[in-house]
RNA sequence: GGGCCCGUAGAUCAGGGGUAGAUCGUCGCGUUUGCAACGCGAAGGCCACGGGUUCGAAUCCCGUCGGGUCCA
Numbered sequence: 001g002g003g004c005c006c007g008u009a010g011a012u013c014a015g016g017g018g019u020a021g022a023u024c025g026u027c028g029c030g031u032u033u034g035c036a037a038c039g040c041g042a043a044g045g046c047c048a049c050g051g052g053u054u055c056g057a058a059u060c061c062c063g064u065c066g067g068g069u070c071c072a
Base pairs, nucleotide, nucleotide: 001071002070003069004068005067006066007065010024011023012022013021018055026042027041028040029039030038048064049063050062051061052060
């Protein structure tokens, strides 16, 4: 330098045109002398960035940036 894959919550990931999701973690309440575990609830997201298509884009297309992998 070129091909392919990936970028979504603090972490690990799902979803892949019509309201943003799971698990773990965090916080609050209950339970306990206390901790853990358990139960209930809550907070937490410019869906990497810019542009295009569309009535509507996290999702499709193009570019940029970053990561992984293969080739040179």
Molecule: transfer RNA
Organism: Methanospirillum sp.